This is a predicted structure of a 93-nucleotide RNA (c-di-GMP-I riboswitch aptamer) from Emcibacter sp.
RNA sequence: CUGUGACAAUCGCAAAUUACCGGUAACGGUAAGACGCAAAGCCUCUGGUCCUUUAAGUUUAUUAUGUCAUUUAGGGAUAGCAGGGUUACCGCA
Numbered sequence: 001c002u003g004u005g006a007c008a009a010u011c012g013c014a015a016a017u018u019a020c021c022g023g024u025a026a027c028g029g030u031a032a033g034a035c036g037c038a039a040a041g042c043c044u045c046u047g048g049u050c051c052u053u054u055a056a057g058u059u060u061a062u063u064a065u066g067u068c069a070u071u072u073a074g075g076g077a078u079a080g081c082a083g084g085g086u087u088a089c090c091g092c093a
Base pairs, nucleotide, nucleotide: 002093003092004091005090012037013036017032018031019030020029021028022027035080041086042085043084045083046082047081048078049077050076051075052074054073055072056071057070058069
């Protein structure tokens, strides 16, 4: 340097749930808590999924406005959905 995670050791992260806080929401933060994780460290570049205060179209309904559903655009969330990029501990080959 490359491959790998059977064995050993050290360190580490933290799902669900609960409380409080932030956000329209998806979701995030802190504390408790451990389902799991050998990159479950970091980065939205690609695809997926989800949300949407905004704009437009269609639909439903209405005297009308409002409303319901849905599509597109924009914006956002997810790195514990996958790929990709990047950095790193230990053992083994």
It matches the Rfam family "c-di-GMP-I riboswitch aptamer". Gene Ontology term of the family: cyclic-di-GMP binding. The prediction has a mean pLDDT of 82.